[in-house]
RNA sequence: CAACCGAUGGGCGGUGGAGUCCGCCUGAACCGCCGCUCGCGCGGCCAAUGACUCCUGCGGAUGU
Numbered sequence: 001c002a003a004c005c006g007a008u009g010g011g012c013g014g015u016g017g018a019g020u021c022c023g024c025c026u027g028a029a030c031c032g033c034c035g036c037u038c039g040c041g042c043g044g045c046c047a048a049u050g051a052c053u054c055c056u057g058c059g060g061a062u063g064u
Stems, first nucleotide, its partner, number of pairs: 009026005016055006032045005
């Protein structure tokens, strides 16, 4: 010095905000799925959750 481990802090978990919990990363974690294509690329699908709940936005139905 590096690897590795721990603590603290921070970040992340396919579209916004918050609470709780879970997981992951610490220079990485993460950057959705399916079909076609050597690849580039093209087409299609679900979803504002990692999970639960609430709020906001969007869509549908019903009532006033």
Molecule: Fluoride riboswitch aptamer (crcB RNA motif)
Organism: Actinobacteria bacterium UBA2272